[in-house]
RNA sequence: GCCGGGGUGGUGAAAUCGGUAUACACAGGGGACUUAAAAUCCCCCGGGAGCAGUCCCAUGCGGGUUCGAGUCCCGCCCCCGGCACCA
Repeated sequence: GCCGGGGUGGUGAAAUCGGUAUACACAGGGGACUUAAAAUCCCCCGGGAGCAGUCCCAUGCGGGUUCGAGUCCCGCCCCCGGCACCA
């Protein structure tokens, strides 16, 4: 350099044909139970604003297509594998 696969919360990861993500699990926080702890059970858990209903932003980065993009298109960055090159 060429080809293929991938990049989503703190972590592992979901999201069928493009239908508005964050499922599920772990970790974490709070509570119940206990003499105390472990285990178990309940609630919360991407970021921000709000008392709340709710709203805004984010799927590696920047653009584009579309009513609608994690998914499709273009450029770029990074990781993994293969090939080529390697005096």

The RNA shown here (transfer RNA) has 87 nucleotides and comes from a Gemmatimonadota bacterium.
It matches the Rfam family "tRNA". By type it is a transfer RNA.
Lineage of the source: Bacteria > Pseudomonadati > Gemmatimonadota.
Model confidence (mean pLDDT): 81 of 100.
The sequence was found in a public genome assembly.